A computed fold for a 350-nucleotide part of an RNA from an uncultured bacterium, annotated as small-subunit ribosomal RNA, central domain.
Context: one part of a larger RNA
RNA sequence: CUGGGCGUAAAGGGCGCGUAGGCGGGAUGGCAAGUCGGUCGUGAAAUCCCUCGGCUCAACCGAGGAGCGUCGAUCGAUACUGCCGUUCUUGAGGAUUGCAGAGGAGACUGGAAUUCCCGGUGUAGCGGUGAAAUGUGUAGAUAUCGGGAGGAACACCAGUGGCGAAGGCGAUCUUCUGGUCUGUUUCUGACACUCAGACGCGACAGCUAGGGUAGUAAACGGGAUUAGAGACCCCGGUAAUCCUAGCCGUAAACGAUGUGAACUUGGCGUUGGUGGGUUAAACUCCAUCAGUGCCGUAGCAAACGCGAUAAGUUCACCGCCUGGGGACUACGGCCGCAAGGUUAAAACUC
Numbered sequence: 001c002u003g004g005g006c007g008u009a010a011a012g013g014g015c016g017c018g019u020a021g022g023c024g025g026g027a028u029g030g031c032a033a034g035u036c037g038g039u040c041g042u043g044a045a046a047u048c049c050c051u052c053g054g055c056u057c058a059a060c061c062g063a064g065g066a067g068c069g070u071c072g073a074u075c076g077a078u079a080c081u082g083c084c085g086u087u088c089u090u091g092a093g094g095a096u097u098g099c100a101g102a103g104g105a106g107a108c109u110g111g112a113a114u115u116c117c118c119g120g121u122g123u124a125g126c127g128g129u130g131a132a133a134u135g136u137g138u139a140g141a142u143a144u145c146g147g148g149a150g151g152a153a154c155a156c157c158a159g160u161g162g163c164g165a166a167g168g169c170g171a172u173c174u175u176c177u178g179g180u181c182u183g184u185u186u187c188u189g190a191c192a193c194u195c196a197g198a199c200g201c202g203a204c205a206g207c208u209a210g211g212g213u214a215g216u217a218a219a220c221g222g223g224a225u226u227a228g229a230g231a232c233c234c235c236g237g238u239a240a241u242c243c244u245a246g247c248c249g250u251a252a253a254c255g256a257u258g259u260g261a262a263c264u265u266g267g268c269g270u271u272g273g274u275g276g277g278u279u280a281a282a283c284u285c286c287a288u289c290a291g292u293g294c295c296g297u298a299g300c301a302a303a304c305g306c307g308a309u310a311a312g313u314u315c316a317c318c319g320c321c322u323g324g325g326g327a328c329u330a331c332g333g334c335c336g337c338a339a340g341g342u343u344a345a346a347a348c349u350c
Stems, first nucleotide, its partner, number of pairs: 004321003007304002012318001014201003021194002025088007033081002035077007042069001049065006091191001092188004096183001098181001103177004109171001110154001115149007125136002162169002206247006215241002220236004258317006266295011299306002323350003332343004
């Protein structure tokens, strides 16, 4: 240096963007760096390998051959790689047509429900549980009707439906804004793929400051249960949950499956387009592109299973694994207000 792997056994980075690097479409001309060949020089001897021989054999020794290099010079070759030109359109991107969407940010509005307040009716319970009690109510509760306040979440629609790179996104309208898809020609002409580091995004919980607080609810208090009950059940209840600005940077961040590209029998759904056939219009049928599901052929797999959305057959690049524990730890570095995060051992032990 090569060789094995990563759905569940150890192992895919949470996700993106992108620098260096790696790698890169068709045609043609030149150069000859890589590459290949000839010649010359050098690569001491011993050692290693092969053959033969000498000590009775062997070790050992002797002889011959081969070998030993990313070596240098020179002369050539030009398929491939590279470099320098020219050119092409299939990869990629732009323009244009049309559609779909809980994609993102801001502002406004709406109805149902809970709670609270005021007023009416009304009277002794209500609430809660396995059963109770704490709690609440004659200072008039619960129930019911009318009015008001405020916060949070948006029933039905709703769908192995949609969108987003992931986290994630669900009332309505509006403003700003990102991306995908389809069709048609047209334009640029390899501009591509991947990506160490860097940079950005990143649920919940948590932190800082200021607001807000209806419901829910860690902590906490009480009632039960129990041998005890630090719990499960019940009555309360503060942080938190919400908003603004900033931090944190982790999750079973999961499809436990990195990204991109190509190829490989089928069947049945569904979402968004396009074209065609049929029709009065549709339903329906056929073809095709992009997504999203189920079942299965070959193949793969230890099995489970995967199976054109591959875990099949290949290529490019990145990340990661190397027995269990010690250890998602210690020390040190970096980051953080802190909580802690990230990087990451060893002794010892089985």

The full RNA is in RNAcentral, with records from ENA.